[in-house]
A computed fold for an 86-nucleotide RNA from Shewanella sp. SNU WT4, annotated as c-di-GMP-I riboswitch aptamer. The source organism's lineage runs through Bacteria, Pseudomonadota, Gammaproteobacteria, Alteromonadales and Shewanella.

Formats: sequence, C1' cells, structure tokens
RNA sequence: UUGCGAUAAAGGCAAAAUGCGUGAAAGCGCAUGACGCAAAACCUCCGGUCUAAGUGGUGAAACCAUAAGAUAGCGGGGCUUCCACA
Repeated sequence: UUGCGAUAAAGGCAAAAUGCGUGAAAGCGCAUGACGCAAAACCUCCGGUCUAAGUGGUGAAACCAUAAGAUAGCGGGGCUUCCACA
C1' cells in the first nucleotide's frame, strides 16, 4: 500500500421503547436504554422509501398530485479510518 473480518485486545456507535424539547408532518436533538453495527464516521451524487407545510387540480371542505422537507441504521457511489490476519 492492497485485500480481508476466523480469532484476540483497546475502545467506539446506539434500534425499539420511555421522558423532555423541536417541527405542518416525516423526522430530528438531549437523557435513559441496547436491537444490532468494522465504517451504524462523514457527504443526498444515483435509485428507493417516508412526509406534504407551500403550490396545483377546485371558490371552500374532503381527496389527489407534487420536495424545495426527511432517511447515510434502505441500497449503490464518494471520502476518511482502529485492531487482527494475508
């Protein structure tokens, strides 16, 4: 440097749920908590999925469409990286 995760060490992250806060919602933040994770660190470039405030279909309600919202713990890609092994 490249590949790799059988084994081991030092550590790291934290699903669901609950509480508080935040947001129109999806969701997000903090605390408790551990389902799991070798990139479950980071980045929405591509695909998927979730939501639909605003906008449009209508003059209103309901409903439908729509991402400029969200998901990196849905997959791909980019980028950085501990230890062991080859």
The RNAcentral record of the sequence draws on Rfam.
Its Rfam family is "c-di-GMP-I riboswitch aptamer". Its family is annotated with cyclic-di-GMP binding in the Gene Ontology.